Notes:
The RNA shown here (small-subunit ribosomal RNA) has 1462 nucleotides and comes from a metagenome.
RNA sequence: AGAGUUUGAUCCUGGCUCAGGACGAACGCUGGCGGCGUGCUUAACACAUGCAAGUCGAGCGGAAAGGCCCUUCGGGGUACUCGAGCGGCGAACGGGUGAGUAACACGUGAGUAACCUGCCCCUGACUCUGGGAUAAGCCUGGGAAACUGGGUCUAAUACCGGAUACGACCUCCUGCGGCAUCGUGGGUGGUGGAAAGUUUUUCGGUUGGGGAUGGGCUCGCGGCCUAUCAGCUUGUUGGUGGGGUAGUGGCCUACCAAGGCGACGACGGGUAGCCGGCCUGAGAGGGCGACCGGCCACACUGGGACUGAGACACGGCCCAGACUCCUACGGGAGGCAGCAGUGGGAAUAUUGCGCAAUGGGCGGAAGCCUGACGCAGCGACGCCGCGUGCGGGAUGACGGCCUUCGGGUUGUAAACCUCUUUCAGCAGGGACGAAGUUGACGUGUACCUGCAGAAGAAGCGCCGGCUAACUACGUGCCAGCAGCCGCGGUAAUACGUAGGGCGCAAGCGUUGUCCGGAAUUAUUGGGCGUAAAGAGCUCGUAGGUGGCUGGUCGCGUCUGCCGUGAAAGCCCGCAGCUUAACUGCGGGUCUGCGGUGGAUACGGGCCGGCUAGAGGUAGGUAGGGGCAAGUGGAAUUCCUGGUGUAGCGGUGAAAUGCGCAGAUAUCAGGAGGAACACCGGUGGCGAAGGCGGCUCACUGGUCCGGUACUGACGCUGAGGUGCGAAAGCGUGGGGAGCAAACAGGAUCAGACACCCUGGUAGUCCACGCCGUAAACUAUGGGUGCUAGCCGUCGGGGAGCAUGCUCUUCGGUGGCGCAGCAAACGCAUUAAGCACCCCGCCUGGGGAGUACGGUCGCAAGAUUAAAACUCAAAGGAAUUGACGGGGGCCCGCACAAGCGGUGGAGCAUGUGGUUUAAUUCGAGGCAACGCGAAGAACCUUACCAGCCCUUGACUUCCCGAUCGGGGGACCAGAGAUGGACCUCUUCAAUUGGUCGGUGACAGGUGCUGCAUGGCUGUCGUCAGCUCGUGUCGUGAGAUGUUGGGUUAAGUCCCGCAACGAGCGCAACCCCUGCCAUUAGUUGCCAUCAUUAAGUUGGGCACUCUAGUGGGACUGCCGGUGAUAAGCCGGAGGAAGGUGGGGAUGACGUCAAGUCAUCAUGGCCCUUACGGGCUGGGCUACACACGUGCUACAAUGGCGGUGACAAUGGGCAGCCACUCCGCGAGGAGGAGCUAAUCCCAAAAAGCCGUCUCAGUUCGGAUUGUUCUCUGCAACUCGAGAGCAUGAAGUCGGAAUCGCUAGUCAUCGCGGAUCCGCGUGCCGCGGUGAAUACGUUCCCGGGCCUUGUACACACCGCCCGUCACACCAUGGGAGUUGGUUUUACCCGAAGACGGUGCGCUAACCAGCAAUGGAGGCAGCCGGCCACGGUAGGGUCAGCGACUGGGGUGAAGUCGAAACAAGGUA
Repeated sequence: AGAGUUUGAUCCUGGCUCAGGACGAACGCUGGCGGCGUGCUUAACACAUGCAAGUCGAGCGGAAAGGCCCUUCGGGGUACUCGAGCGGCGAACGGGUGAGUAACACGUGAGUAACCUGCCCCUGACUCUGGGAUAAGCCUGGGAAACUGGGUCUAAUACCGGAUACGACCUCCUGCGGCAUCGUGGGUGGUGGAAAGUUUUUCGGUUGGGGAUGGGCUCGCGGCCUAUCAGCUUGUUGGUGGGGUAGUGGCCUACCAAGGCGACGACGGGUAGCCGGCCUGAGAGGGCGACCGGCCACACUGGGACUGAGACACGGCCCAGACUCCUACGGGAGGCAGCAGUGGGAAUAUUGCGCAAUGGGCGGAAGCCUGACGCAGCGACGCCGCGUGCGGGAUGACGGCCUUCGGGUUGUAAACCUCUUUCAGCAGGGACGAAGUUGACGUGUACCUGCAGAAGAAGCGCCGGCUAACUACGUGCCAGCAGCCGCGGUAAUACGUAGGGCGCAAGCGUUGUCCGGAAUUAUUGGGCGUAAAGAGCUCGUAGGUGGCUGGUCGCGUCUGCCGUGAAAGCCCGCAGCUUAACUGCGGGUCUGCGGUGGAUACGGGCCGGCUAGAGGUAGGUAGGGGCAAGUGGAAUUCCUGGUGUAGCGGUGAAAUGCGCAGAUAUCAGGAGGAACACCGGUGGCGAAGGCGGCUCACUGGUCCGGUACUGACGCUGAGGUGCGAAAGCGUGGGGAGCAAACAGGAUCAGACACCCUGGUAGUCCACGCCGUAAACUAUGGGUGCUAGCCGUCGGGGAGCAUGCUCUUCGGUGGCGCAGCAAACGCAUUAAGCACCCCGCCUGGGGAGUACGGUCGCAAGAUUAAAACUCAAAGGAAUUGACGGGGGCCCGCACAAGCGGUGGAGCAUGUGGUUUAAUUCGAGGCAACGCGAAGAACCUUACCAGCCCUUGACUUCCCGAUCGGGGGACCAGAGAUGGACCUCUUCAAUUGGUCGGUGACAGGUGCUGCAUGGCUGUCGUCAGCUCGUGUCGUGAGAUGUUGGGUUAAGUCCCGCAACGAGCGCAACCCCUGCCAUUAGUUGCCAUCAUUAAGUUGGGCACUCUAGUGGGACUGCCGGUGAUAAGCCGGAGGAAGGUGGGGAUGACGUCAAGUCAUCAUGGCCCUUACGGGCUGGGCUACACACGUGCUACAAUGGCGGUGACAAUGGGCAGCCACUCCGCGAGGAGGAGCUAAUCCCAAAAAGCCGUCUCAGUUCGGAUUGUUCUCUGCAACUCGAGAGCAUGAAGUCGGAAUCGCUAGUCAUCGCGGAUCCGCGUGCCGCGGUGAAUACGUUCCCGGGCCUUGUACACACCGCCCGUCACACCAUGGGAGUUGGUUUUACCCGAAGACGGUGCGCUAACCAGCAAUGGAGGCAGCCGGCCACGGUAGGGUCAGCGACUGGGGUGAAGUCGAAACAAGGUA
């Protein structure tokens, strides 16, 4: 520091996800030791039991228990001590928790001239004199208990009176000082106080002053969310008097005034203890507030005060409430958020030891108390350290796994050998912590020494990419995985297991949370034309911001110093535990706040000045700027009248509609409403919406050139105000045309649409609402700056001089540089460079929706979420593909023609059906006379039955044995088994046969979607690419586009391209002409010869088959850019590729083939292998493809020594002769072929038939035969005789063909025993038509749009149906919280009263009275509670609304192409 993920690919935007660190954690698997830390995050839920605050006899009366002494055993004494009690101090600390609290609660810094402070320290003075009670005790009651009543005795450092008294308090007089209230001295008058013990003292007590410590109160500043909380407030804000407090204060009270707070967020709601700090981060920030430390708050819930220096008090009191416990039912008791412990919970420890240390309370002290604390225990909860051995050891062992079977790997790893002993264990020694005694820790710990033995000690996660690490098997969209992308449908590095590997390690993973990455809330550090985002526009308030210049202040700003910023923490250094963690010491940090001295440029305040901004003023100026009134013509419609007759309208075509009651058309007149042709223009005006005939009136703004004016008055603008198209709403008018709704007619599968005929709101006017638009330049306003060129509108100036040029200011456009931008593009009218202000955005969907508020008559507008869900949604550009987009151009593509198919019969293939089996494959073109160039057996793969199991076939091992051929017999369907005869033989170890064993053979079994090879198709279409260069961020582009031309990316020209490759063409073969070479089996012109090129002879010719020539737009003319080429012509056998063939670019279709062959994997192995017999592949209601033969006269039949070419032939072709009507049979020559044979070519020509189911047609059937073959039943072909079906030219539709072609005629061959109408070839005869490219199909190039890229057989929308999920409404219902009014009113303090009761003081001899006090009563305050009503939040809720998700559902076809109505 980045990475993955949107696409076919690219760049950008943008979200999601990952790698890091952290944790008081939990869970899973695993677990050796030690040190240091740490441990109820949940129920501030409820708690059994024990302990956590006592102490003082040196305050007191005393003696219950224990000890000791005495004892008459009743008791007495002592005070070593001490229960209970009176009294003092403490209990307000320490410890816990975070419920409440958004607050002066906390932090920080000030103030207190408005205050308090027990114990402690320093200091001054004093400590005199009296009195009355009371607890305990004793006696006696009540009660279950808790507890409590009465009588009586007594003490004090308990309580009370008096004296004295200052510098304490109050009043008055007076001096000084300050910071407003005030502070501080001096004097006068008044008020209030003491306690013993011991006596050397100490400890004490009282009253002053000061200090220290701790607190109270006040203020500035700082730190959460929400405006879907916008107004809040009556003790409220202030004053005066009074009260209260330690003290200021509405803190409380009476009266007076009407204030106070709030957009700089009051009030309300939600959440929350705050901080030092902790985690993260480069930092700025963000998150958190466990442990440790500071502060606050709380102590079952609520209220209250008492005591006290201090509390409204965790282990105190009173009251109310809930809960729990005891009870004799009358009444009582309790509060673990102290330490342990229990339930609860995913989860968090021992009912431990000790006061030895540190600290605290009491005490003079010893000491006592102390769950504070020190230790130990439990938990890998965290951090840190250590160990589980080290070295050698190759036959690279065994085993495992993989394998191409060679090997590789685990792996020096192990075994084995040498060595060591940390930790743990055992034994011995043995501290520090303690100061003078005292050690819980501590089995005597840490530590040291010795001993034995590798001995006791390794797991977890991961291995598709991100992300380090790969193979095998199993599984087969199943089981499962998954952080994101995504894996799994038979070859899974992604699931599970194994081997191996990678990572970390006493841990490793998972889950959760936080920060980071995320510049993804952007202060540092983002954006807003099209990705999310500029408000529809103006004016303007607050606010923000602001020209030149002088002075002043010193608020911001900068700087020095001072105070504070606790400690711990963090960073650096040093040091202590063996190291580290941990700890100690020192330094730094603590970015802050306050004070003080200084500086004054900049920003700011105040006081002046200026004129460049802004405004004003007088003069011009253009304009559909606005408002109001009036007015004009054209056109539509309607009405009236005339002319006139049968149609008019309307459409793709029609119909509805109108019209003989007279339409349309046409003429004249009239009525009425609305809109203003031409001019008219990327022309004008306006802030925007918007504004268009003409005239007049009123009125806003701009612009230009002047100017003696004002003097920063400016800009922007949250809220706010006004304006604001169309549609819509209200009231009243108006209504010609147009026209939602509606009606009818068409279209359609349907049409609630598009089209047509009608037609109402509305459109128009007035007044009032609405307040939204793709209100768009999708571009907020202002100011300044930054190349130009060309138009146009308005004004001014200058020049020449009457219509031009130059120039300037303001508008409005086009192009374009720098720059910007993801690109597209913008570019002085910025989307450039800067500044100021406002608005807005933060993934898609849900949703601009719900709820709430505001506005509105309504429609609705505005403000505006969440649950849930997805990993994308988007922008720009690229390459393709596609379009019922465009342009250009080809092709038997259409058209023009000729002949067919589709109808019939038959043949053949296929589907379907059938069957034991009808083997398998091929499936639009590009399967279907296809694999199959030939199924009776065989083939054969299928079915039935019968048999074989190392096998029909290959290689190897062991044992035995030796052979081979022929004939014929028995059983059997045969395979097979058995038996016989005969011929010929030792042929022989690398050999054959038989048997055995296991390795293996075998499989037309599966997968053509694992493959090779081969093939089809687009398509013989003209395309497909590369190198270098250039352009682009890039995908890519250029080249290959353009202008011509061609059959052609063929060639030429042009061009940031220049070249090249695969294709095209040519080279190859056949054919057409000629020459030459060679003449046998071919040929015969001349000579001879014959029945005959039969023979001699000859090779001229034909022919054969070798070699050459020939054709190249070469020549001429025209045309064209003078090019490429095209058109015409000459010559030529052939002319523009002469004709035909072979030849098939990059690629597409997961096209076809595992059944040609080969082959990975899987499967079968007495069978899915092998053999045999028989059957089947030949079935048959049907359907389709391809053919043959026909339907007839261009024909049938009969006759007839016309003329080919390609081919084939020895298991062959077969002349010729004979026999048979014939298929054929019997003989038999020739030929291994230019020699012989197949072999007759047929159409042709001649004659006949005369339009009919025929002398057409030949199916079907009967019968007799022939041939092949082991065998023609299923199931061959052929012949003869007989039979003589359908069919009279074929619906919709559809196929082939452009010349030696179609059509028509026959001939040959492969396969093959035999068998074809098929297939592959051969020649004979031999046409018609092409205007042309609008249309159908296919294709090529360019261009355009795209939401497609599996690429239009694409994508995709909505309703409905089903399932699930969250959510809104909902009659209501339940609960929380808050609030208003009223009622009740405990405890308590306060106020009043106080019949009653009353020791101290006073009066009095006394009785008694007084003062004071207490109980009681009354009053207002007030918690809980109650009644009634609001606000708010949440749960549930019949029913209901939409939303989201889901594999295949239904209906349509809305969007993306002109998406078929943009």
Annotation:
RNAcentral holds the sequence, with entries from SILVA. The coordinates come from a structure-prediction model, not an experiment, and the mean pLDDT is 84. Its Rfam family is "Bacterial small subunit ribosomal RNA".